[in-house]
RNA sequence: GCAGAUGUAGCCAAGCCUGGUAUGGCGCAGGGUUGCUAACCCUGUGUCCCUCUGGGACUCGGGGGUUCAAAUCCCUCCGUCUGCG
Numbered sequence: 001g002c003a004g005a006u007g008u009a010g011c012c013a014a015g016c017c018u019g020g021u022a023u024g025g026c027g028c029a030g031g032g033u034u035g036c037u038a039a040c041c042c043u044g045u046g047u048c049c050c051u052c053u054g055g056g057a058c059u060c061g062g063g064g065g066u067u068c069a070a071a072u073c074c075c076u077c078c079g080u081c082u083g084c085g
């Protein structure tokens, strides 16, 4: 230099082809159980803000475009991995 794969919340992944509520697990926090711990069960858990039983805005590597609507389609750039030279 060329080709392919890949990038989603603290971590791992699904969702992308076929646009329409950010989904699951791990971890973490609180509670239950126990003499204590582990295991197990329940609840909560992306970020920020507010007048906080609730409400609003934003978020899928960066930027731009298409669209009523983009993690998803298009363009460009960046990172990682593999192969070729």
Base pairs, nucleotide, nucleotide: 001084002083003082004081005080006079007078010026011025012024013023020068027045028044029043030042031041032040046058047057048056049055050054061077062076063075064074065073